[in-house]
Context: one part of a larger RNA
Formats: sequence, C1' cells, structure tokens
RNA sequence: GACGAACGCUGGCGGCGUGCCUAACACAUGCAAGUCGAACGGAUUCGAGAAUGGGGAACAAAGGGCAGAGGACAUCUGUUCUCUGGCUUCUGUUCCCUGUUCUCUGAUUAGUGGCGGACGGGUGAGUAACGCGUGGGCAACCUGCCUUUUUCUGGGGGAUAACACAGGGAAACUUGUGCUAAUACCGCAUAACGCCGAUCCGGGACAUCCCGGGACGGCCAAAGGAGCAAUCCGGAGAAAGAUGGGCCCGCGUCCGAUUAGCUAGUUGGCGGUGUAACGGACCACCAAGGCGACGAUCGGUAGCCGAACUGAGAGGUUGAUCGGCCACAUUGGGACUGAGACACGGCCCAGACUCCUACGGGAGGCAGCAGUGGGGAAUAUUGCGCAAUGGGGGAAACCCUGACGCAGCAACGCCGCGUGAAGGAUGAAGGUUUUCGGAUUGUAAACUUCUUUGAUGAGGGACGAAACAAAUGACGGUACCUCAAAAACAAGCCACGGCUAACUACGUGCCAGCAGCCGCGGUAAUACGUAGGUGGCGAGCGUUGUCC
Repeated sequence: GACGAACGCUGGCGGCGUGCCUAACACAUGCAAGUCGAACGGAUUCGAGAAUGGGGAACAAAGGGCAGAGGACAUCUGUUCUCUGGCUUCUGUUCCCUGUUCUCUGAUUAGUGGCGGACGGGUGAGUAACGCGUGGGCAACCUGCCUUUUUCUGGGGGAUAACACAGGGAAACUUGUGCUAAUACCGCAUAACGCCGAUCCGGGACAUCCCGGGACGGCCAAAGGAGCAAUCCGGAGAAAGAUGGGCCCGCGUCCGAUUAGCUAGUUGGCGGUGUAACGGACCACCAAGGCGACGAUCGGUAGCCGAACUGAGAGGUUGAUCGGCCACAUUGGGACUGAGACACGGCCCAGACUCCUACGGGAGGCAGCAGUGGGGAAUAUUGCGCAAUGGGGGAAACCCUGACGCAGCAACGCCGCGUGAAGGAUGAAGGUUUUCGGAUUGUAAACUUCUUUGAUGAGGGACGAAACAAAUGACGGUACCUCAAAAACAAGCCACGGCUAACUACGUGCCAGCAGCCGCGGUAAUACGUAGGUGGCGAGCGUUGUCC
C1' cells in the first nucleotide's frame, strides 16, 4: 500500500459498488420454463338462430265431447234434429318456465402434435489434464433456428391418446374393451448438383487422397394452416454462407527424489466394430515394444485465463465481484429423445438420507431467487416489476422470464458533503498546574453580525418511452427546482520513552499492569492507571489476519 475481511469503541447524509472465503452440510414454504386453439379431435361455457319435448297461466267456444230444454222417429229405452248470456279433461291462440338436438360466432382448455426445457442462472467438489492459455491443423467432422440460391409440395393407408364403458389400487398410478383427428405415423409416385457402387477424362497434392467434368446402375422427400381473395405463415430435397460446436498437434502451466524405475490394450502392425469424424476408442490375430534424472511413476496441493494487488522495474502473490473456457448438479452408473445432453428444476438402476402408507407399495433432491437449521470470527429481503435490455413460444394480440431492472439491510469498500462562517481580550468563569508572581486551556466560550449544505415542512416535478398514431414507468411523487424556519438536530477514535508527530500532575510501588522491537514498573515512572494538555486521523479510528 491492498482486502469479499472480522473484532473493539464511535456513528449525520448522499452517489457508485460489494456482501457464506466455513459444511459440494441438511433443507419447511413460495416462486425460478414455458408457449402455440392460425397443427388436431374433443370437452365445458356465454350469446344468436332453427327444430322439438315437458310443465304452467290466460282467453275463445267455430269444431269435438259433456250437461240441460224442446221437437221428430222408433217405443224394454235408444237414435236423430234444433236451441242455450251452460261447462272445458279434447282442440285452437297468446304468454311464461324448463329440457334435448343441430348450426353459427366468441371464450376456456385436460389430451395428441410442434418449438423451447442443451440457453439463461448457480457452484468450484473433482481435475496437474490438450483442462486452460497461446499458435496452428482437420486432404478426419457435425451444425436446429437465421441468410442467399435453386427445385418440388402428387396420390393413398392403418393406427392411437383424449372420450365412453368395465375393472384394479390406501395412494402414486394403472389394466381391458370400444370410438376418433392431425403439420402424429407408414407405404407408393416423382428424383438430382444428394447418397452408394464400379468407371472414363483433366488438374493438383501431403501417404490414405483432393478438386473439376462426362456418362451408367441402384436408393432416398414433403403438410398443411389462416384469409372472400390477393396473399401470408409453413413443409421437402440440394448447394453455399453465417453462427455454434467436435477432434488433433507445437509451446507454456505448483510442491516433493526422505517417490527411481513405470507399463499387457501396455507400444506398434493387419483386418474389423463403432462414431458426425480420426484414433487400442473397442475387438480378433501378429510382433515386442513404449515412457523415464531434459524427472517417468507415485504422493501432496489446486479449477485455468483475461485480469487484480504490490513493486521504479524485473519480479512476487492472488484468481471475490465483471468477462472467456472447463467441470459438476444428493453419491455412483447408464442410456433414451433430440440439430445439440449422456441432460441442475427429464428418464432408468443401485447406495445413503428424508417423508407418506391401509405395510402391499410409493414420493423427494435449493452448488436457481428469497428463506430455515447447522457450522463459523463472519456475509443481506421468504420485497416490487416485466416499464427498460435480453431470452423462449406465437401470424399477432399476448403469455412466461427470482435473467434482468429496481427497492430493502450492512460505514463492508471507494468518492463527495456536513456538524457552521466572520468579528470578538476584561485574555471572563471553571479546569489543570505553579517557584503562588503567574502560566495554560484560549479567540476557545460568552457576545455581535451573517449563512442554511444535509435533516424537517410546503408547492411544483422529470429523463429513462423507443419500436407505432395513440397508449404504456416497477423505480417514484424518487432525482431535481422553488419557498419557509432556526445555529437551530449531527464527533469520535487512537497515541504522546526511542523508532515516531505529541508532557505534565496525581495514584501505584518488580505489585497492578504495558509491550511491534529495544524494553518500562523494586517511592520523585514523560513507558502502568486516571486527569489536564498536546499530536495524528476523522464518520470514522484502532486491533487482528493475509499478500507485496
């Protein structure tokens, strides 16, 4: 000088940063990855229309039925006609309530399907390694979304979730039967500048070979959706680009020789397997090699770097925050899907632990953001918002986003500001000291004049908002501006023997104590304790730890 610091005393404000270095210990709770109904069939539901069923009320009495009166006919008693300001279980009309089915337009969405969950975020356990850094190579490779160019998108099929029904189970969940759709799945057609095979010509090189051109045979593709339409969004093949990755090599990369020999897939070959690809990566066979005092092997320690701290530099130390790479996701192993994983919030198995259980069986994984217990000298809120930036999905509206933007806590760090300024001698009082004259605190205070930063109150009030005309701000009524009031509310810590700036008095008496080193203290201690004074720094000051 520096610090992700801690501890002691003290503590006014603001800006910008930083904040589990220990137990990669265990985790309650909430949130952290979804989205698309413009891929699909359903389900539920609001509204509109149509058809139809049931119930109720009112009115009417032309028709039907019933009742009454009269006439006619036949006469056991019925038939028929007329009339009634009689009735209404039929019927008709109107209204109300309610159900079912169909159509249309919206809304919601469990499931199938697509894209994304391989990014973003965390941690540093492991790793001394092509892990990282740097420089190269791939004539040994892959690359979804994106961009460019080009060609195509024809015609079929069979299923299956959802759903219904019937079961099993305490639950997690699951079985059977039946039905159905698709941008889900599978044949067929079409087929080259694609792939495979053999082959010809030209050129090149670095051994396997590479590039360009010609012709032959075989093989491989697709999906639709929205819209009145125009069109838009998609789908398939190929070539190129961009981006991202994979592999290989030279050099560099801690300590120990009180670790000297190590190695059988070991080293190489031939042929295979496997991979996107090279390779003992793996396998069969053959040979006997390969590494090592230029430090193999073994043991210990450790993520690496850009950088950071220090230093005149060379160097030394470190690897928090920010950025790049790597590794890991309770421990160990494994693959599946996919352009990409051997996958933190996916799957399977095994172990440990925790939880539920009807004891048969199940569930879980904070080294995401908060938060809890524990460990520790020690490290924060179970906050607000998607307004901005960025990411995923979507045609879009929009949805999701503990990334991110903000706020909260902490003097943890850096920086800035304040706690007043000017005048003021009778050098007041008080304190301390004294040789009792005085000295000192000390222009310090009082007092006079002035100012109002911060804090307080009142009024106004943003930029960040752009895409797109409008609308849209978590922060935030924040920053900032104006006004008001009053010096009013705001200073401590350490040291004073020498190193080292700063001295006296009293107490103590090798005691109590101090101390970084030298050393102080045993009766006049500038070194202990207290007081006054002084010095240093100042919202800090000291101590401890670590590095230079």